[in-house]
Molecule: c-di-GMP-I riboswitch aptamer
Organism: Paenalicyclobacillus mengziensis
RNA sequence: UUUGAAUACGGGCAAACUGUGGGAAACCAUAGGACGCAAAGCUACGGGUCUAAAGACGACAUGUCCAUGAUCGCCGGGUUGCUAUA
Numbered sequence: 001u002u003u004g005a006a007u008a009c010g011g012g013c014a015a016a017c018u019g020u021g022g023g024a025a026a027c028c029a030u031a032g033g034a035c036g037c038a039a040a041g042c043u044a045c046g047g048g049u050c051u052a053a054a055g056a057c058g059a060c061a062u063g064u065c066c067a068u069g070a071u072c073g074c075c076g077g078g079u080u081g082c083u084a085u086a
Base pairs, nucleotide, nucleotide: 003086012037013036017032018031019030020029021028022027035073041079042078043077045076046075047074048071049070050069055065056064057063
């Protein structure tokens, strides 16, 4: 440097839930908290999923459609990196 792999020493991240704040919501930030994670680092590029404010439709309904919103801890792709072994 490269490839494949996992019974991860040290160290790292942090689900549910709770407080506070933001948001129409999905959800996000932060403090606590650990279900898990070897990329649970970054990136909405492809697919999926969630929401439906505005807009459109409309039996004017607590309705339907719709992403420009959200999710990388749903899967794949791209990209950077750690440990140990060969």